[in-house]
A computed fold for a 256-nucleotide part of an RNA from Candidatus Hodgkinia cicadicola, annotated as large-subunit ribosomal RNA, domain VI. Its Rfam family is "Bacterial large subunit ribosomal RNA". Rfam links the family to the GO terms structural constituent of ribosome and ribosome.
Context: one part of a larger RNA
């Protein structure tokens, strides 16, 4: 830049690319066959193997400080309560996220063309013969079916809906994020606000907190408005704080 007005969304799919795998049991049936051993086509139905995709409710695995326990040494006079280093000092658990050893779903049926083959009809050549003319069937094959990318598919598609002189339809910047993400992109919100953060409750995790009192000679036990305390990313409120501000910007045409 095109796409013969800007522009916001939502499809269709020229094409292209992906999938294409395979084992086993049952039943039919101990049938057909076959003296007998042995044993089946067609077809139904069921379990796996491997790849692959999704996803975190389960089961586990992470979870650098979310709870506890506990060694050693420092520290604040000194007990106590703490904190600081020692691989998060060790251990023993564990939200949210990410994940597999979880779970879940897929590689399928029908179609249609058609090798090899089998076939009907049929002449040349009164006969035969699947073929010359025409027709049928028939493979994991091929082209659909399924997933995926895609209108620079310059042959530039196709729908609905918005705008006319303005802080205008729409975008960009910028802030607060985050289902996104290496930057950029991509999505939510910007007070007409639940986007983050704070606080409020909740919920999960730990695993019963400090202070006091009793009883021990200590180490410690017991009780207590004690299932207490304290609790990261989860959840639900709730404007406290932060989302300030300032740009761009089109036309058929109207008007003078």
């Nucleotide at each position: 830049c095109g796409a013969a007005a800007g522009g916001a969304c939502g499809c269709u799919g020229c094409c292209g690319g992906g999938c294409c795998c395979u084992c086993c049991c049952u039943c039919c049936a101990g049938u057909a066959c076959g003296a007998g051993a042995g044993g089946a086509c067609c077809g139904a139905g069921g379990g796996g193997g491997c790849c692959g995709a999704a996803c975190c409710g389960c089961u586990g695995g992470u979870g650098u400080c979310c709870c506890u326990g506990u060694u050693g040494u420092c520290c604040a006079a000194c007990c106590a309560a703490g904190g600081g280093c020692a691989c998060g000092g060790c251990a023993g658990g564990u939200u949210a996220g990410c994940u597999a050893c979880g779970u879940u779903c897929g590689u399928a049926a029908c179609g249609g063309a058609g090798a090899a083959c089998c076939g009907c009809u049929g002449a040349a050549a009164g006969c035969a013969a699947c073929u010359a003319a025409g027709c049928g069937g028939g493979a994991a094959u091929c082209c659909u079916c399924c997933c995926c990318g895609c209108a620079g598919a310059u042959u530039a598609g196709c729908g609905u809906c918005c705008u006319a002189c303005g802080u205008u339809a729409g975008a960009a910047u910028c802030g607060u994020g985050g289902u996104a993400g290496a930057u950029u992109a991509c999505c939510a919100c910007g007070u007409c606000g639940a986007u983050a953060g704070g606080c409020c409750a909740a919920a999960u995790g730990u695993g019963c907190a400090a202070g006091c009192a009793u009883g021990g000679a200590a180490a410690c036990a017991u009780g207590u408005u004690c299932c207490a305390g304290c609790u990261a990313a989860c959840u639900g409120g709730u404007a406290c704080u932060a989302a300030u501000u300032c740009u761009c910007a089109a036309a058929a045409g109207u008007u003078g």